[in-house]
Molecule: transfer RNA
Organism: uncultured Acidobacteriota bacterium
RNA sequence: GGCGGCGUAGCUCAGCGGUAGAGCAAGGGUCUCAUAAACUCUGGGUCGGAAGUUCGAAUCUUCCCGCCGCAACCA
Numbered sequence: 001g002g003c004g005g006c007g008u009a010g011c012u013c014a015g016c017g018g019u020a021g022a023g024c025a026a027g028g029g030u031c032u033c034a035u036a037a038a039c040u041c042u043g044g045g046u047c048g049g050a051a052g053u054u055c056g057a058a059u060c061u062u063c064c065c066g067c068c069g070c071a072a073c074c075a
Base pairs, nucleotide, nucleotide: 002070003069004068005067006066007065010024011023012022013021018055026042027041028040029039030038048064049063050062051061052060
C1' cells in the first nucleotide's frame, strides 16, 4: 500500500438527518458515632481533524489522522 470495522463525558457504550444521552467513575447533600452501602443533586463534550451536501450534520459524501482485524509479503 489492499479489504473491512472502530473513533461520542475520565472509562464502557447508546444515539445513524431535527435540543448530545445512559451506566460506572468524580464532587456536594441526606443517612451513620464514623466509614461503606443506599437515596438524591451537580459538574464534566471542538461527537478524531478538514471540506462538501442540506433550512438543519455526531448521523450523508470526500480527503486526512489514529486504533483493531483479515488478506498479501517475509531474508